[in-house]
């Protein structure tokens, strides 16, 4: 230089061919349980999805330039 894959919550990670973003786990708080702590049960909590823009009633999802990260080619 050029191809490709990725980026969603404090962190990890679903969301399928454009229709409610949270299915899910840690973590955090609250609570029951312990003498007391872990462990396990209950509950809450917490994001407009790298950044700009376009297209569309409607966009993580589809165009377009960037950004940052892995990978391949020269």
């Nucleotide at each position: 230089g050029c191809c490709c894959c990725g980026a969603u919550a404090g962190c990890c990670c679903a969301a399928u061919u454009g229709g409610c973003a949270g299915a899910g786990g840690c973590a955090c708080c609250g609570g029951a349980u312990u003498c007391a702590a872990g462990u396990c049960c209950c509950g809450g909590c917490c994001a407009g999805u790298g950044u700009g823009g376009g297209u569309u009633c409607g966009a993580c999802u589809c165009c377009c330039a960037c950004u940052c990260g892995g990978g391949g080619c020269a």

Predicted 3D model of a 74-nucleotide RNA (transfer RNA) from an Actinomycetota bacterium. NCBI's taxonomy places the organism under Bacteria, Bacillati, Actinomycetota. Rfam family: tRNA. Its family is annotated with triplet codon-amino acid adaptor activity in the Gene Ontology. About the family: Transfer RNA (tRNA) molecules are approximately 80 nucleotides in length. The family's RNA type in Rfam is transfer RNA.